Record summary:
A computed fold for a 68-nucleotide RNA from uncultured Albimonas sp., annotated as transfer RNA. It matches the Rfam family "tRNA". Gene Ontology term of the family: triplet codon-amino acid adaptor activity. It is annotated as a transfer RNA. The coordinates come from a structure-prediction model, not an experiment, and the mean pLDDT is 82.
RNA sequence: GGACGUAGCUCAGUUGGUAGAGCGCCUGCCUUCCAAGCAGGGGGUCGCCGGUUCGAACCCGGUUGUCC
Numbered sequence: 001g002g003a004c005g006u007a008g009c010u011c012a013g014u015u016g017g018u019a020g021a022g023c024g025c026c027u028g029c030c031u032u033c034c035a036a037g038c039a040g041g042g043g044g045u046c047g048c049c050g051g052u053u054c055g056a057a058c059c060c061g062g063u064u065g066u067c068c
Stems, first nucleotide, its partner, number of pairs: 001068005008023004017054001025041005047063005
């Protein structure tokens, strides 16, 4: 100097409009039981602080951690 930091894990979401997927977890159905399958559910103040804006994961500044 550059890239990245979003759910337990791996990640998506950038012409700004009150956040998602897969896996995992919980419950039910199915099964003699388990797995698989099907249905439903819980879980994130988007690293932190501030600014701009009616409104910020997204734009701007600072800061911190990881990688190069």